[in-house]
RNA sequence: GCCCCGGUGGCCUAGUCUGGAUAGGGCGCAAGGCUGCGGACCUUGAGGUCCGGGGUUCGAAUCCCCGCCGGGGCGCCA
Numbered sequence: 001g002c003c004c005c006g007g008u009g010g011c012c013u014a015g016u017c018u019g020g021a022u023a024g025g026g027c028g029c030a031a032g033g034c035u036g037c038g039g040a041c042c043u044u045g046a047g048g049u050c051c052g053g054g055g056u057u058c059g060a061a062u063c064c065c066c067g068c069c070g071g072g073g074c075g076c077c078a
Base pairs, nucleotide, nucleotide: 001074002073003072004071005070006069007068010027011026012025013024020058029045030044031043032042033041051067052066053065054064055063
């Protein structure tokens, strides 16, 4: 330098291929229930605008372009 994959709450992850209208799940956290107290279990809740910017579109996490970060492969110089 080239190619491929990925980036979504504190952590992990689905959704992207085929755009559709309030972004879902698990863990963790908080409150309540239960309990002698905890754990487990049950109920409820908070927490995201989807890596950044631009574009297309009535509509973008999803498509296109540029960039950043991480991982993998190949090449060049020495």
A computed fold for a 78-nucleotide RNA from Palaeococcus helgesonii, annotated as transfer RNA. Model confidence (mean pLDDT): 81 of 100. RNAcentral records the identical sequence in 7 taxa. It matches the Rfam family "tRNA". Rfam links the family to the GO term triplet codon-amino acid adaptor activity. Rfam classes the family as a transfer RNA.